[in-house]
Context: one part of a larger RNA
Molecule: large-subunit ribosomal RNA, domain V
Organism: Candidatus Methanodesulfokora sp.
RNA sequence: CCGGGACGCCCCAGUGGGGAGAGAAGACCCUGUGGAGCUUCACUGCAGCCUGGCCUUGGGAUAUAUCUGCAGAUGCAGAGCGUAGGUGGGAGCGAUGUGGCAGCUCUCGAGGGGGCUGCUGAAGCGACCCUGGAACACCACCCUUCUGCGGGUGUAUCCCUAACCCGGAAGGGGACAGGGCUAGGUGGGCAGUUUGGCUGGGGUGGUACGCCCCUGCAAAGAUAUCAGGGGCGCCCAAAGGCGGGCUCAGGUGGGACAGAAACCCACCGAGGAGGGCAAGGCCAAAAGCCCGCCUGACUGGAUCCCUAAACGCGUGGGAUCCAGGGGUGAAAGCCGGGCCUAGCGAACACUCGAGCCCUCUCGGUGAGGGCCGGGUACGACAGAAAAGUUACCCCAGGGGUAACGGAGCCGUGGCGGGUGAGAGUCCCCAUCGGCCCCGCCGCUUGCUUCCCCGACGUCGACACUGCCCAUCCUGGGGGUGCAGCAGCCCCCAAGGGUAGGGAUGCUCGCCCAUUAAAGGGGAACGUGAGUUGGGUUCAGAACGUCGCGAGCCAGUUCGGUUUCUACCUGCUGGGGC
Numbered sequence: 001c002c003g004g005g006a007c008g009c010c011c012c013a014g015u016g017g018g019g020a021g022a023g024a025a026g027a028c029c030c031u032g033u034g035g036a037g038c039u040u041c042a043c044u045g046c047a048g049c050c051u052g053g054c055c056u057u058g059g060g061a062u063a064u065a066u067c068u069g070c071a072g073a074u075g076c077a078g079a080g081c082g083u084a085g086g087u088g089g090g091a092g093c094g095a096u097g098u099g100g101c102a103g104c105u106c107u108c109g110a111g112g113g114g115g116c117u118g119c120u121g122a123a124g125c126g127a128c129c130c131u132g133g134a135a136c137a138c139c140a141c142c143c144u145u146c147u148g149c150g151g152g153u154g155u156a157u158c159c160c161u162a163a164c165c166c167g168g169a170a171g172g173g174g175a176c177a178g179g180g181c182u183a184g185g186u187g188g189g190c191a192g193u194u195u196g197g198c199u200g201g202g203g204u205g206g207u208a209c210g211c212c213c214c215u216g217c218a219a220a221g222a223u224a225u226c227a228g229g230g231g232c233g234c235c236c237a238a239a240g241g242c243g244g245g246c247u248c249a250g251g252u253g254g255g256a257c258a259g260a261a262a263c264c265c266a267c268c269g270a271g272g273a274g275g276g277c278a279a280g281g282c283c284a285a286a287a288g289c290c291c292g293c294c295u296g297a298c299u300g301g302a303u304c305c306c307u308a309a310a311c312g313c314g315u316g317g318g319a320u321c322c323a324g325g326g327g328u329g330a331a332a333g334c335c336g337g338g339c340c341u342a343g344c345g346a347a348c349a350c351u352c353g354a355g356c357c358c359u360c361u362c363g364g365u366g367a368g369g370g371c372c373g374g375g376u377a378c379g380a381c382a383g384a385a386a387a388g389u390u391a392c393c394c395c396a397g398g399g400g401u402a403a404c405g406g407a408g409c410c411g412u413g414g415c416g417g418g419u420g421a422g423a424g425u426c427c428c429c430a431u432c433g434g435c436c437c438c439g440c441c442g443c444u445u446g447c448u449u450c451c452c453c454g455a456c457g458u459c460g461a462c463a464c465u466g467c468c469c470a471u472c473c474u475g476g477g478g479g480u481g482c483a484g485c486a487g488c489c490c491c492c493a494a495g496g497g498u499a500g501g502g503a504u505g506c507u508c509g510c511c512c513a514u515u516a517a518a519g520g521g522g523a524a525c526g527u528g529a530g531u532u533g534g535g536u537u538c539a540g541a542a543c544g545u546c547g548c549g550a551g552c553c554a555g556u557u558c559g560g561u562u563u564c565u566a567c568c569u570g571c572u573g574g575g576g577c
Stems, first nucleotide, its partner, number of pairs: 008577008017569003021564002029398004034394002036390004042193005048186009058160016075143001085142005092125002098123001099120009164173003196209001197207002205226001210232006233381001234276001235338002240294007248272001250268006274283002277343001279341003298324009326335003349376005355371006405451002407448003411445001413441006422432002459534001460532003463527002465523001467521003472497003475492006500512003540558004544553001546551001
């Protein structure tokens, strides 16, 4: 001096690994005493509809029910001239037609009773005998049942016309319809709402949502979990109170039927029995068992304790004392339920109970209310009046809480080891290896819920790059129940290789024909600012199951927008100093 290389700095083109890249206060999930759409046999209402009553709304007829007035009739036990309703007056009644005859009619179960018309004209009836009661002889009031007439009201049917309605009119309908008020029913047509909590996410399940006992609970008290074992929502007029007497379970010995077990006797027997029911504590001249008398399973008042640790708290429960009047016992005493600890419920409303008070009234009656006590229930048990659905959904939030992934753990899974029962003709270990025991891994499935819900895009495929070895092939070595060939087992070894196809969205697995072999895994189940979008997982639609329904289903089926111009960094290619 020339050429090449390394290091450093810089530029261009490209690529899309990282910046849990950008985008959008996650649409999934949960939470909120947040919202909305829809449904219905959720709750409570409203419209609408149906029906009753009254008003608008009047006239008349018939039938009928009932009330009332008038007239008239009606009434049978037995005794008795006989069909005696009751009470009172009463000695006469009857020419204002009693009696008799004929006809018509009403009633009638009997035999009779009543009315009307015609003829006749005093011939009739009553206090007597009988009867509790005396005359339908006569008068008055009333009862039962019935008839006729009139009136009121109701019901049913019919007629009318004048309200009202239709129509231009004629006319038609007609007190109906329509309208108003009121009451009952019906009423997702519509409206407002509710649709609980706990919870190893939520839902499903359960109720650990009110109580009681034991353990946990760590020798005061208190003490959590969807921790473990159980129980209560009653029962008893005796199973309560008092007094008296007695002693149980079990065992041993003995005793006709009688046996393991029936009943009797003797002895042992601190409680192993029993105490209505769980468990714990407690109890023997009792708190157990039997008997006698009772009702204290009282009334009124006060204080304290538990419920509720150490503040407060409703309700419920318990204890002590005072007064009254009692039960029992000879008495001391005991008794305000039950040996104790569970067996329960506010206000409003309804209802029941004895007394007093208040309002309405001048008073009476009646209605309502208050004081005291009991009952009916809220078990989500300190007690709203309350069903679903949403994939059409919305909002506020949450990584306080699920699904994917990560992290931790490793029962499950995979792999290895110890021991060696047994198999292997014999022989544990060529090979296989029960039960038991000890590990490793973090590829399965789980558990935890620590990270992310102001977003870390989710299965599979395609394409692409590294890595691990517990090695499928190829390589080296050892053992063999290795003659050889071919196998089986073990040790070393990750350099390279590990393919093609069928059905399925598939991963996987199955199948086909090859091959030396067609290994197993990791990289946010590698990889969607690389692709795809078949599956899953929005909105449409259909089937089957479920649901009255709206809707729903790790059931099926067809369809269904996959954004981003690369700043930094990484990588690839090229270039400059």